Predicted 3D model of a 76-nucleotide RNA (transfer RNA) from an anaerobic digester metagenome. The coordinates come from a structure-prediction model, not an experiment, and the mean pLDDT is 81. The sequence is in RNAcentral, with records from ENA.
RNA sequence: GCCUAUGUAGCUCAGGCGGUAGAGCACUACAUUGGUAAUGUAGAGGUCGGCAGUUCGAGUCUGCUCGUAGGCUCCA
Numbered sequence: 001g002c003c004u005a006u007g008u009a010g011c012u013c014a015g016g017c018g019g020u021a022g023a024g025c026a027c028u029a030c031a032u033u034g035g036u037a038a039u040g041u042a043g044a045g046g047u048c049g050g051c052a053g054u055u056c057g058a059g060u061c062u063g064c065u066c067g068u069a070g071g072c073u074c075c076a
Base pairs, nucleotide, nucleotide: 001072002071003070004069005068006067007066010025011024012023013022019056027043028042029041030040031039049065050064051063052062053061
């Protein structure tokens, strides 16, 4: 320098061929217990790495860019 994959909640990840986002764990409250843990119920938490484009509409498609992982090649 070139190629590929990947970036979504605090963490690990889902999200069929575009229709305004979910699970598990963790966290908070309540119930239960003499009190914890465990269990049950409810709740909070993300403008989907960034900037543009296409579209009535983008996590999803396109371009650029940044980070991470892997691979390939040339010169000295």
It matches the Rfam family "tRNA". Its family is annotated with triplet codon-amino acid adaptor activity in the Gene Ontology. By type it is a transfer RNA.